[in-house]
Model confidence (mean pLDDT): 80 of 100. Transfer RNA from a Candidatus Doudnabacteria bacterium, 74 nucleotides, folded computationally. Taxonomically the source falls in Candidatus Doudnaibacteriota (Bacteria, Bacteria candidate phyla). Rfam family: tRNA. Its family is annotated with triplet codon-amino acid adaptor activity in the Gene Ontology. Rfam classes the family as a transfer RNA.
RNA sequence: GCCGGUGUAGCUCAGCUGGUUAGAGCGUGGGACUCAUAAGCCCAAGGUCGGUGGUUCGAUCCCACCCACCGGUA
Numbered sequence: 001g002c003c004g005g006u007g008u009a010g011c012u013c014a015g016c017u018g019g020u021u022a023g024a025g026c027g028u029g030g031g032a033c034u035c036a037u038a039a040g041c042c043c044a045a046g047g048u049c050g051g052u053g054g055u056u057c058g059a060u061c062c063c064a065c066c067c068a069c070c071g072g073u074a
Base pairs, nucleotide, nucleotide: 001073002072003071004070005069006068007067010026011025012024013023019057028044029043030042031041050066051065052064053063054062
């Protein structure tokens, strides 16, 4: 340089060939329980879906370019 893959919550990841509310587990905060703690239980907060532009009535999803990381290759 070329080819391919990944990027979604603090962390690990889902999201069914575009559709009406973007989710799970862990973690964090609170509550109840207990003499007290832990575990388990209940509730809550936390996201410009890597960035910019485009297509579309509508984009996490499709297209282009850019950025970061990973792999392959002369």